[in-house]
RNA sequence: UCAUUUCUUCGGGGCAGGGUGAAAAUCCCGACCGACGGUAACAGCAGCGAUGUUGAAGUCCGUGACCCGCGUUAAGCGGUUGAUGCAGUGUGAAUCUGCAACCGACAGUUAUAGUCUGGAUGGGAGAAGAAAUAA
Numbered sequence: 001u002c003a004u005u006u007c008u009u010c011g012g013g014g015c016a017g018g019g020u021g022a023a024a025a026u027c028c029c030g031a032c033c034g035a036c037g038g039u040a041a042c043a044g045c046a047g048c049g050a051u052g053u054u055g056a057a058g059u060c061c062g063u064g065a066c067c068c069g070c071g072u073u074a075a076g077c078g079g080u081u082g083a084u085g086c087a088g089u090g091u092g093a094a095u096c097u098g099c100a101a102c103c104g105a106c107a108g109u110u111a112u113a114g115u116c117u118g119g120a121u122g123g124g125a126g127a128a129g130a131a132a133u134a135a
Base pairs, nucleotide, nucleotide: 001135003133004132005131006130007129008128009127010126017029018028019027031115032114033104034103035063036062037061038060042055043054044053045052046051058102059101067079068078069077070076084100085099086098087097088096106118107117108116
């Protein structure tokens, strides 16, 4: 340094203001939010430089929660799983810049929910650290 195993800790945000109504954070106007890994021409830092390092995508490639099936209903395996265009720059942009869009499990509810309540003091992609073993 790398691999494997074990353990520990961590691991999701959001309706202001207003309208209608008997009743709505559920409808309407409007507001707000963006899990994890990868990629990345951008940005920060270090360096004369080559370069290194850190951060950077809700809509690109994957993953996770929910849901469905199998299962000793456990572990686990399989399935399903939302949404982006245009312009600019450039050798090159799904990621930069600008503009305009779009999306969001299940159950509950005096009234239809991405934002409230609940399953959930749960689960979890994964992140950090420690130890052991092997090369």
FMN riboswitch aptamer (RFN element) from Furfurilactobacillus siliginis, 135 nucleotides, folded computationally.
Rfam family: FMN riboswitch aptamer (RFN element). Rfam describes the family as follows. The RFN element is a highly conserved domain that is found frequently in the 5'-untranslated regions of prokaryotic mRNAs that encode for flavin mononucleotide (FMN) biosynthesis and transport proteins.
The coordinates come from a structure-prediction model, not an experiment, and the mean pLDDT is 81.